This is a predicted structure of a 74-nucleotide RNA (transfer RNA) from a Rhodospirillales bacterium.
Rfam family: tRNA. By type it is a transfer RNA.
RNA sequence: CGGAGCGUGGCGCAGUCUGGUAGCGCACUACACUGGGGGUGUAGGGGUCGCCGGUUCAAAUCCGGCCGCUCCGA
Numbered sequence: 001c002g003g004a005g006c007g008u009g010g011c012g013c014a015g016u017c018u019g020g021u022a023g024c025g026c027a028c029u030a031c032a033c034u035g036g037g038g039g040u041g042u043a044g045g046g047g048u049c050g051c052c053g054g055u056u057c058a059a060a061u062c063c064g065g066c067c068g069c070u071c072c073g074a
Stems, first nucleotide, its partner, number of pairs: 001073007010026004020057001028044006050066005
């Protein structure tokens, strides 16, 4: 320098192809069961989807640019 993949709650990921309420597991908080711990169950909080712009009634999703990480090639 060229190419490819990835970026979404604290962590790990799905959702993107086919635009239409942002979800799952673990973790966290409260309550119940238990003498307590652990465990189980119920309920709850936490995201403006890497950044900036564009298209659209509507964008995590489509388009453009940029940033970061990983891999491949030279």
The sequence was found in a public genome assembly. Taxonomically the source falls in Rhodospirillales (Bacteria, Pseudomonadati, Pseudomonadota, Alphaproteobacteria).